[in-house]
RNA sequence: UCAGACGGCCGGAUGGCCGCCGUCGUGUCCGGUUCGCCGGCCACGGGGGAGGAAAGUCCGGGCUCCACGGAAACACGGUGCCGGGUAACGCCCGGCGAGGGUGACCUUAGGGAAAGUGCCACAGAAAGCAAACCGCCGGCGCCGGCCAUCCACGGAUGCGCCUUCCGCCGGUAAGGGUGAAAGGGUGCGGUAAGAGCGCACCGCGUCCCCGGAGACGGGGACGGCAGGGCAAACCCCACCGGGAGCAAGACCGAGUAGGGGCGGCCGGCCGACCGCCGGGUCCAUCGCGGCCCGGCGCCGGCCAGGCGGGUUUCCGCGCCGCCGCCCGGGUAGGUCGCGCGAGGCGCCCGGCAACGGGCGUCCCAGAUGAAUGGCCAUCGCCCCGGCUGCCGCCGGGGGACAGAACCCGGCUUACAGGCCGUCUGACCCA
RNA sequence: GGGCGCAUAGCUCAGCGGGAGAGCGCCUCGUUCACACCGAGGAGGUCCGUGGUUCGAUCCCACGUGCGCCCACCA
Numbered sequence: 001u002c003a004g005a006c007g008g009c010c011g012g013a014u015g016g017c018c019g020c021c022g023u024c025g026u027g028u029c030c031g032g033u034u035c036g037c038c039g040g041c042c043a044c045g046g047g048g049g050a051g052g053a054a055a056g057u058c059c060g061g062g063c064u065c066c067a068c069g070g071a072a073a074c075a076c077g078g079u080g081c082c083g084g085g086u087a088a089c090g091c092c093c094g095g096c097g098a099g100g101g102u103g104a105c106c107u108u109a110g111g112g113a114a115a116g117u118g119c120c121a122c123a124g125a126a127a128g129c130a131a132a133c134c135g136c137c138g139g140c141g142c143c144g145g146c147c148a149u150c151c152a153c154g155g156a157u158g159c160g161c162c163u164u165c166c167g168c169c170g171g172u173a174a175g176g177g178u179g180a181a182a183g184g185g186u187g188c189g190g191u192a193a194g195a196g197c198g199c200a201c202c203g204c205g206u207c208c209c210c211g212g213a214g215a216c217g218g219g220g221a222c223g224g225c226a227g228g229g230c231a232a233a234c235c236c237c238a239c240c241g242g243g244a245g246c247a248a249g250a251c252c253g254a255g256u257a258g259g260g261g262c263g264g265c266c267g268g269c270c271g272a273c274c275g276c277c278g279g280g281u282c283c284a285u286c287g288c289g290g291c292c293c294g295g296c297g298c299c300g301g302c303c304a305g306g307c308g309g310g311u312u313u314c315c316g317c318g319c320c321g322c323c324g325c326c327c328g329g330g331u332a333g334g335u336c337g338c339g340c341g342a343g344g345c346g347c348c349c350g351g352c353a354a355c356g357g358g359c360g361u362c363c364c365a366g367a368u369g370a371a372u373g374g375c376c377a378u379c380g381c382c383c384c385g386g387c388u389g390c391c392g393c394c395g396g397g398g399g400a401c402a403g404a405a406c407c408c409g410g411c412u413u414a415c416a417g418g419c420c421g422u423c424u425g426a427c428c429c430a
Numbered sequence: 431g432g433g434c435g436c437a438u439a440g441c442u443c444a445g446c447g448g449g450a451g452a453g454c455g456c457c458u459c460g461u462u463c464a465c466a467c468c469g470a471g472g473a474g475g476u477c478c479g480u481g482g483u484u485c486g487a488u489c490c491c492a493c494g495u496g497c498g499c500c501c502a503c504c505a
Base pairs, nucleotide, nucleotide: 001426002425003424004423005422006421007420008419009418010417012379013378014377015376016375017374018373020049021048023046024045025044026043027042029040030039031038032037051401055412056411058410059409060408061407062406063245064244065243066242076241077240078239079238080237081095082094083093084092085091096110097108098107099106100105111236112235116234117233118230119229120228133176134175135172136171137170138169139168140167141166144162145161146160147158148157149156150155184202185201186200187199188198189197203225204223205222206221207220208219209218210217211216249336250335251334252333255331259327260326261325262324263323264322265321267303268302269301270300271299274297275296276295277294278293279292280291281290282289283287305320306319307318308317343362344361345360346359347358348357349356350355381398382397383396384395385394386393387392431501432500433499434498435497436496437495440454441453442452443451448485456472457471458470459469460468478494479493480492481491482490
């Protein structure tokens, strides 16, 4: 100098003018008052006013309500190497193993496949208690040739030898071929051909020793290899989880509708008890006495009537009127919840770190159709054009993602441009 | 603000981890004087996107994008 890796940070600055939303103080006016004060409108002044993601709502909590005597279990859901951090977590930190990169470094849902079930398409002989298509090898048969013997010269016979194709039986898993995957890999020996059949190295399994807190690592002995993959398939094991969410929830509470109570009014019939009123009758009792009749009220039933569903008829079903006063629930609306908190900043200490502890200091948005804005000037950053040998000067343009809505800790996603630190590789110079 | 669901052909939708499909629509041919119906044939796909698990993903998992539904109180 070029190319990278990792970590952290910023997300324009200053000033002026006009506005917006909370909060605090002062004052005028108005209303209430238990005369202490409280509430409202307006004016002035002080201080405050979006983010690293406020987003997605993917996890974990605080808070609130509901359910439940406590705990455990079942079901369902989630998490899954080890140790630590934390209020908690699926987050973070430090390690281990595996994979990738020349390297700095990066990625990793990483328990159990010998509890059981399931799947492994196509291709291939065979895809899971293994099997044997081609090939290789051995044996037998058939055919052919050679040799030997016999012969009537045409041939016949042979525990004889060799052999292509073919058929049968058997061995084999080295090679070919299929596949993502074929029951360890490479080499040597061995064999009829082969094969952990034997041996060496590597891999693997079991046991032991050493190191480490542990995951795990190293070494040794034995074993000839022993049942492939998938659990982000069901499942098993360990651990965790009650459900819902600020439109949670609490308080005040208009009008209308609906619920209940009281009083008055309002169709028919039947029945029972009770109450009131009127009439008749009875008497050793002359009494708001007994009995009978009628009317009204109350209660119940039936009918009629009205209303209801998308329309008409029938059947069936459900509900029951008007006026006045009062009571409680509760709608619209309003108030609270609502910001002092696992809080920010600085210093010191412990820890590799995440983080923890101590001291000091600060108060820092709270709306409810929802405020945090607009204009101008200067400086700073980037781009383009012109002048200029460079430095530089002039003119024009640009500046992202996005915006609180109960709060907090994380994760993920979006983002113009810029800054700082540590480290790696290549080249050059000293 | 909070809680859920869906995305597959032009439209409406199916789809046990291995071939991407059905109905309607579209095009061509036949039939008819012509059209419709009918018959035959055909075209048409980023399975919303990006990663991961797996030999293999429309399907399983994670994240994102777009669209849609619900919410007070009593019962």
Molecule: RNase P RNA; transfer RNA
Organism: Kiloniellales bacterium